A computed fold for a 509-nucleotide part of an RNA from a Candidatus Uhrbacteria bacterium, annotated as small-subunit ribosomal RNA, 5' domain.
[in-house]
Context: one part of a larger RNA
RNA sequence: GGAUGAAUGCUGGCGGCGUGUCUAAGGCAUGCAAGUCGAACGGAUAUUACAGUGUAGCAAUACAACGUAAUAUUAGUGGCAAACGGGAGCGUAACACAUUGGCAACUUUCCUUGUACUCAAGAAUAACCGCUGGAAACGGCGGCUAAUACUCGAUAUGGAUGGGGGGACAUAUGUCAUUCCCAUUGAAAGAUUUAUCGGUACAAGAUUGGCCUAUGGUCCAUCAGGUAGUUGGCGGGGUAACGGCCCACCAAGCCUAUGACGGAUACCAGGCGCGAGAGCGUGACCUGGCUCACUGGGACUGAGAACUGCCCAGACACCUACGGGUGGCUGCAGUCGAGAAUAUUCCGCAAUGCACGAAAGUGUGACGGAGCGACGCCGCGUGUCGAAUGAAGGCCUUCGGGUUGUAAACGACUUUUAUCAGGGACGAAUUUUGACGGUACCUGAAGAAUAAGGGGUUGCUAACUCUGUGCCAGCAGCAGCGGUAAUACAGAGACCCCGAGCAUUAUCC
Numbered sequence: 001g002g003a004u005g006a007a008u009g010c011u012g013g014c015g016g017c018g019u020g021u022c023u024a025a026g027g028c029a030u031g032c033a034a035g036u037c038g039a040a041c042g043g044a045u046a047u048u049a050c051a052g053u054g055u056a057g058c059a060a061u062a063c064a065a066c067g068u069a070a071u072a073u074u075a076g077u078g079g080c081a082a083a084c085g086g087g088a089g090c091g092u093a094a095c096a097c098a099u100u101g102g103c104a105a106c107u108u109u110c111c112u113u114g115u116a117c118u119c120a121a122g123a124a125u126a127a128c129c130g131c132u133g134g135a136a137a138c139g140g141c142g143g144c145u146a147a148u149a150c151u152c153g154a155u156a157u158g159g160a161u162g163g164g165g166g167g168a169c170a171u172a173u174g175u176c177a178u179u180c181c182c183a184u185u186g187a188a189a190g191a192u193u194u195a196u197c198g199g200u201a202c203a204a205g206a207u208u209g210g211c212c213u214a215u216g217g218u219c220c221a222u223c224a225g226g227u228a229g230u231u232g233g234c235g236g237g238g239u240a241a242c243g244g245c246c247c248a249c250c251a252a253g254c255c256u257a258u259g260a261c262g263g264a265u266a267c268c269a270g271g272c273g274c275g276a277g278a279g280c281g282u283g284a285c286c287u288g289g290c291u292c293a294c295u296g297g298g299a300c301u302g303a304g305a306a307c308u309g310c311c312c313a314g315a316c317a318c319c320u321a322c323g324g325g326u327g328g329c330u331g332c333a334g335u336c337g338a339g340a341a342u343a344u345u346c347c348g349c350a351a352u353g354c355a356c357g358a359a360a361g362u363g364u365g366a367c368g369g370a371g372c373g374a375c376g377c378c379g380c381g382u383g384u385c386g387a388a389u390g391a392a393g394g395c396c397u398u399c400g401g402g403u404u405g406u407a408a409a410c411g412a413c414u415u416u417u418a419u420c421a422g423g424g425a426c427g428a429a430u431u432u433u434g435a436c437g438g439u440a441c442c443u444g445a446a447g448a449a450u451a452a453g454g455g456g457u458u459g460c461u462a463a464c465u466c467u468g469u470g471c472c473a474g475c476a477g478c479a480g481c482g483g484u485a486a487u488a489c490a491g492a493g494a495c496c497c498c499g500a501g502c503a504u505u506a507u508c509c
Stems, first nucleotide, its partner, number of pairs: 001509004006505005013380006019373002021338001026336003030333003035080003040077002043074008053064004087292003097216003101212003106209001111205008119153001121151002128143006159185007167176003190197002218264003225255003230252004235247003267289004271282004294314005316327004344370001346369003352366001353364004383413004393404004419445005427436001453498005458479003464493005474481002
């Protein structure tokens, strides 16, 4: 000198774009953050229409129960989603990450393409009704019912498994194909406004994930030996899949000064800061990967696994009728605590995306916005021109004067900005639809009006005098200054630097 997720002191006019718990992965009141589909299903409720019946009435008509149909809503069954999106960095020195290559050892719901099929039966169950337990949370028993829920049968040149024969390509097992033969085995679901949307099997694509490999990136040797599932084999189990991943048996191996093992620290990378570069430091925001979700374990469902799913244990907290229950903000706000220190319990689904749906649409603290903070960067302003009698006042003085100083007053002018008034968007995707927002922007009005400070002045280092103080009070980054003429302390004037900021502290280069 540059930089910062900064903090502190003094000061503070406006706008745009960013950014904001670095500490206690400490505890959390409250609200919201994942739903959707009635075009899968049976009900329930409401409304309307209609037919017959009953009652009242001479009749029109009114009312009641029942039935049918339509429309609307939706608690439950069912499907899809909930494994994404959002947060944090505890752990991790590791195939966690980055780059490289491999899987002839694998997976992939939804989407796209192609081929074939969608035949036929059955038994339940929630809702509902009845009885009933409990303070509650939540149940229990009996009865009825539906489905794209569940179960079974048929069909299968193709799929899967096992056995056998040849070909091509590879080579370690193998892979592929018009292959060929035998045995065993496995499917389906309907809805509808008749336009369609679905369902099943197989193959291919696309995408996702899993596994393996080489190389790379911290410190300590005051850590030198470590290791028994350990290293390898055979056989089996397990997995989507290879593998001591797990198990039985056999062998005695395997790693290590090219640093094993142990300890400490730490998420990794793209990047970011500094630097001419080499390099050093760093990993906030944004993007990719990993890991975590009160702490520790476990499985279930599912194509895929668990922040706002389940079970167990523990700590903590809450409710209780003392029998028993409930909870998990490292989502968005907010609160207590901790701290030098870090924001609103805001608006909207209008846009972009995501989930569901045939669609209309619904949901979305993702996201789009607004609010707060000079926290940062950038831009703008706080007037412009003239004005000497060089006014007054201040300060200095050799008392002549000098300086503040064209500075002010005063005259002329302008109106950025702020204020007031009027108009008023783009963002919307041919109709509809704008939170932001009566915002940006445009026009007009009045008026210099609404707007300057901070640090420094001995040298380094730009900028000097007076007064006070008297090794005191104090200053200070280093050298150092102060003991009666202090340009170094304090005040004043003058000056210097930067300027809505200026200094200080901390950290990095």
It matches the Rfam family "Bacterial small subunit ribosomal RNA".